[in-house]
RNA sequence: GCAAGUUCCAAGGGGCGCCCUGCGAGCGAUCGCGGGGCUGAGACAGCACCCUCAGGACCGGAUCCGGGUCAUGCCGGCGUCGGGAUGGAGCGCGAGGACAUG
Numbered sequence: 001g002c003a004a005g006u007u008c009c010a011a012g013g014g015g016c017g018c019c020c021u022g023c024g025a026g027c028g029a030u031c032g033c034g035g036g037g038c039u040g041a042g043a044c045a046g047c048a049c050c051c052u053c054a055g056g057a058c059c060g061g062a063u064c065c066g067g068g069u070c071a072u073g074c075c076g077g078c079g080u081c082g083g084g085a086u087g088g089a090g091c092g093c094g095a096g097g098a099c100a101u102g
Base pairs, nucleotide, nucleotide: 001093002092005091006090007089008088009087010086011052012051013050014049016046017038018037019036020035021034022033023032024031025030058083059082060081064077065076066075067074
C1' cells in the first nucleotide's frame, strides 16, 4: 500500500411456513393450548440464526409457471429481473527503506 479470501468488533437489515393429532372455543370458516412430523442456517421468537453492495439474507412480481408432496416457496424456473442493510481492526498478500548476519 492492497484485489480476492478469512477472523473479530461495532452498527444495521431480515424471516419464522406446512401437515397429522388430542383437548377446548366457535353455527361455521377458523382460532387457542399440548403432542408428533416435513424442509431449512433458522420455523418452541432466540443474548439464536442468516445477511450487509449483492445473481443466490430477505421482499416484490406472485392468488405466477413446471415437477413433486398428506401438505407447504418442498424442488426447479422466473433470476446476472426490480428493490434491499457498512464501518473499523487483525490475519493474509505485495512493494520500498533501514539495520544485523552469512